[in-house]
RNA sequence: CGAGUCGGCCGGAUGGCCGCGUCCGGGCCCGCAAGGGACCCGACCGAGGAACGUCCGGACUCCACAGGGCAGGGUGCUGGGUAACACCCAGUCGGGGCGACCCGCAGGAAAGUGCCACAGAGAACAGACCGCCGAUGGCGGCUCCUCGGAGCCGUACAGGUAAGGGUGAAACGGUGCGGUAAGAGCGCACCAGCGCCGGGGGUGACUCCGGCGGCUCGACAAACCCCAUCCGGAGCAAGGCCGAGCAGAGGGAAUGGGCGGCCCGCCCGUUCGACCCUCGGGUAGGCCGCAUGAGCGGGCGGGUAACCGUCAGCCGAGAGGGAUGGCCAUCACCGGGGCAACCCGGAACAGAAUCCGGCGUACAGGCUGACUCGCCAC
RNA sequence: GCCCCGGUAGCCCAACUGGUAGAGGCAGUCGGCUUAAAACCGAUCCAGUGCGGGUUCGAGCCCCGCCCGGGGUA
Numbered sequence: 001c002g003a004g005u006c007g008g009c010c011g012g013a014u015g016g017c018c019g020c021g022u023c024c025g026g027g028c029c030c031g032c033a034a035g036g037g038a039c040c041c042g043a044c045c046g047a048g049g050a051a052c053g054u055c056c057g058g059a060c061u062c063c064a065c066a067g068g069g070c071a072g073g074g075u076g077c078u079g080g081g082u083a084a085c086a087c088c089c090a091g092u093c094g095g096g097g098c099g100a101c102c103c104g105c106a107g108g109a110a111a112g113u114g115c116c117a118c119a120g121a122g123a124a125c126a127g128a129c130c131g132c133c134g135a136u137g138g139c140g141g142c143u144c145c146u147c148g149g150a151g152c153c154g155u156a157c158a159g160g161u162a163a164g165g166g167u168g169a170a171a172c173g174g175u176g177c178g179g180u181a182a183g184a185g186c187g188c189a190c191c192a193g194c195g196c197c198g199g200g201g202g203u204g205a206c207u208c209c210g211g212c213g214g215c216u217c218g219a220c221a222a223a224c225c226c227c228a229u230c231c232g233g234a235g236c237a238a239g240g241c242c243g244a245g246c247a248g249a250g251g252g253a254a255u256g257g258g259c260g261g262c263c264c265g266c267c268c269g270u271u272c273g274a275c276c277c278u279c280g281g282g283u284a285g286g287c288c289g290c291a292u293g294a295g296c297g298g299g300c301g302g303g304u305a306a307c308c309g310u311c312a313g314c315c316g317a318g319a320g321g322g323a324u325g326g327c328c329a330u331c332a333c334c335g336g337g338g339c340a341a342c343c344c345g346g347a348a349c350a351g352a353a354u355c356c357g358g359c360g361u362a363c364a365g366g367c368u369g370a371c372u373c374g375c376c377a378c
Numbered sequence: 379g380c381c382c383c384g385g386u387a388g389c390c391c392a393a394c395u396g397g398u399a400g401a402g403g404c405a406g407u408c409g410g411c412u413u414a415a416a417a418c419c420g421a422u423c424c425a426g427u428g429c430g431g432g433u434u435c436g437a438g439c440c441c442c443g444c445c446c447g448g449g450g451u452a
Base pairs, nucleotide, nucleotide: 001374002373003372004371005370006369007368008367009366010365012331013330014329015328016327017326018325020046021045024042025041026040027039028037029036030035048349052360053359055358056357057356058355059354060235061234062233063232072231073230074229075228076227077091078090079089080088081087092106093104094103095102096101107226108225112224113223114220116218129165130164131161132160133159136158137157138155139154140153141152142151143150144149173191174190175189176188177187178186192216193215194213195212196211197210198209199208200207201206239288240287241286242285248279249278250277251276252275256272257271258270259269260268261267290321295314296313298311299310300309301308302307333346334345335344336343337342379451380450381449382448383447384446385445388404389403390402397435406422407421408420409419410418428444429443430442431441432440
């Protein structure tokens, strides 16, 4: 200098003016008061790294709940972290890369079931198309003979075989020697894998060494399943407090209406409506839940790290569930033009709504740390 | 807030327990029939299954993450 790998951080800055919202203080208005106001003034504060998707995990609240099991669902190497997790950290194993480093839903296929298209002879305790063979049986020929057979040659009918060819994603370990009729872990040596035993290291996953066993056992569980482990349900429109109006229930006394006792009045009884008082559930509505929290950034200590402990400091949105913006100046960034001074244009993704921890996804542009490979120079 | 379903050719829709690339209809094009046209008959064309990744010998189908559309419920 070039090419790359892995992190951390920012996501315009400062000032001025105007506007919007919550809370607080003051004023003004309404109201007898309690209180209310979308009005005025002032002060403080006012989106994010993802506030997003709603994919996980919790807090919180209500409902349910003796205990156990079944069903259903999640998770799935090991150890640690955490309130918890499918997250994070450190490691192990496997795969990729020259390397820094990256990726992995990474338990069990030697419990059972299922599936393996096409091609191919054969595809799951398989199979014989072309080949190879002539030991055995058959058949044919020749020779011998003690006439029962025996030997030799041939054939490839039965048969043996799986070295080689060929098919496939995958063909039931590989190489060599022996062996054989031809062959084959059939035997042996080495290598690979698996299982068992012993020893060393590690908390563990695992790993290293030695021995034994010819044991050679296909893949798929992101197919059913088995094993281990975890999970009660609903969600802030959860839920709590207050509570008009209408309807309902109970009680009351005077008056009025209807009916009956008796034709009217009067009186009595009963019933209905209105009125008054009381009550329960609770609708509309209002308030709370709702912003001090698994908080934030520092110092110190522990730990490889995730993280934990401790010390002092700080308070950073909270709605009508509807605000959070605009303009100007200077500087900084990007693109275009210009020799230059400068001019013109641009500035992403997105946007709180009960809160928190993660994951995933989107993102103009920029800052910064560590490391790897190649080339050149000293 | 909680939950469910779908995406295959220009349009509508199949594809079984994953089997090696996808059937059918409408539309389009060409030919036949007809004086001409419609209808009809025949042939033909059009897809790599919303996007990205993974598992597998093999993915429209299974798994994960996104995008788009539709629906239910308080």